Annotation:
A computed fold for a 73-nucleotide RNA from an uncultured Lachnospiraceae bacterium, annotated as transfer RNA. The sequence was found in a public genome assembly. Rfam family: tRNA. Rfam classes the family as a transfer RNA.

[in-house]
RNA sequence: GCUGCUAUGGCUCAGGUGGUAGAGCGUCGCCUUGGUAAGGCGGAGGUCACGGGUUCAAAUCCCGUUAGCAGCU
Numbered sequence: 001g002c003u004g005c006u007a008u009g010g011c012u013c014a015g016g017u018g019g020u021a022g023a024g025c026g027u028c029g030c031c032u033u034g035g036u037a038a039g040g041c042g043g044a045g046g047u048c049a050c051g052g053g054u055u056c057a058a059a060u061c062c063c064g065u066u067a068g069c070a071g072c073u
C1' cells in the first nucleotide's frame, strides 16, 4: 500500500427482504427474610463509531472517514 471482517445501553451480543431499537448479565426500587444471599415483580439507561447520499421512511442499502482484528504484498 491492497483486501476482508467488526463497530448497537456499563459488559457480552441479537436485530429476516428498509417501517416506533431488544435480550442476558450488571445497576436502581419494591416484595420475600430476624439480617444477607438466592428467588419474584417493576424501572432507568442507547445521537445504532463518524460524515454524506438514496428513500415517504435507514441500525439495515450506497460512498467516504476513523478505530480494532485478520490476510496479502
Stems, first nucleotide, its partner, number of pairs: 001072007010025004019056001027043005049065005